[in-house]
RNA sequence: GGAGUAGGUUGGAUGAUCGCUGGUCCCCUUGUAAGGGACGGGAGGAAAGUCCGGGCUCCGCAGGGCAGGGUGCUGGGUAACACCCAGUCUCGGUGACGAGCAGGAAAGUGCCACAGAAAGCAAACCGCCCCGCACAUGCAGGGUAAGGGUGAAACGGUGAGGUAAGAGCUUACCAGUGCCGGUGGUGACAUCGGCAGCUAGGCAAACCCCACCCGGAGCAAGACCAAAUAGGAGAGCGUUUGAGGGCGGCCCGUCCAAGCUCUCGGGUAGGUUGCUUGAGCCCGCUGGCAACAGCGGACCUAGAGGAAUGAUCAUUGCCUUUCUCCAGCCAAUAGGGCAGGGGAAAGGGACAGAACCCGGCUUAUGACCUGCUCCAAAU
Repeated sequence: GGAGUAGGUUGGAUGAUCGCUGGUCCCCUUGUAAGGGACGGGAGGAAAGUCCGGGCUCCGCAGGGCAGGGUGCUGGGUAACACCCAGUCUCGGUGACGAGCAGGAAAGUGCCACAGAAAGCAAACCGCCCCGCACAUGCAGGGUAAGGGUGAAACGGUGAGGUAAGAGCUUACCAGUGCCGGUGGUGACAUCGGCAGCUAGGCAAACCCCACCCGGAGCAAGACCAAAUAGGAGAGCGUUUGAGGGCGGCCCGUCCAAGCUCUCGGGUAGGUUGCUUGAGCCCGCUGGCAACAGCGGACCUAGAGGAAUGAUCAUUGCCUUUCUCCAGCCAAUAGGGCAGGGGAAAGGGACAGAACCCGGCUUAUGACCUGCUCCAAAU
């Protein structure tokens, strides 16, 4: 100097003028109906996605089963989670680091194109060996899977023995698998040893099996007030032989129950609330590797309701480019390159707007700072 990787801060600031809006107090007033004044407040780190988890509200007296859905290594954190922290394993990367599709393929079913003889218990294309007939390269039968070919992958590997030729057929070593143990660890797991000739490709983010978990609906939830209409017409089922209802589907059981369902027609859809003090932000101490927990202190930071939170000007901060001044380093007979400070001018400022609230994840994104890794050059 270049490339990469992990994390942090911020998301312009101040003042003036005008405008919008919530709250508190005051004035005016029959009356918070309207109006006026003072003070204080008024969009995010993602407000986005609506992918998870909850708080809260409503329904459900409660139960059993089936189906369905979710999660899937270990330990911890949390209100909870598919989230976070630490770790193990696997994969990717030279590395710093990143990712996770992380239980089971010997319970069963299924898929692996093309090529190839053959892709789950299979298979013989070329080849090798034996033997019969032939006789110059063939036919038929038997054996074989060591050599070759195809393929991403051909059913353990290497050496030796053995065989008609071969083969875990035998043997030594190695790998895998299974069983039995030792050591370390809470554990996932790591590592070491012994026995067994047992050799069992991939895919479960294919169906499936196993383990654990799961009522539902949602602020358009819900509560209150006011008002209006035509307590209209018809049909079906039902009144203890129980229609209908008990908020994901079905069945059983159980509870309530005299009305329920459908079609046609008519009226209303207005206001108040829910609505912001919270599993709250910040600072310090203690414990913990950490996530986080406990204690103490200090703070109150939108609540619109078709939807406010804005506009203008000035100064200043950040970034880019150009010019100029000062003063360095490298190179060098070139007119160059790098970097710093001051001044001037022009330009720029990303992604993007609360709607009951909170904890996450994912996606978009400007500027600045820090740690670590690799490469090159010089000393």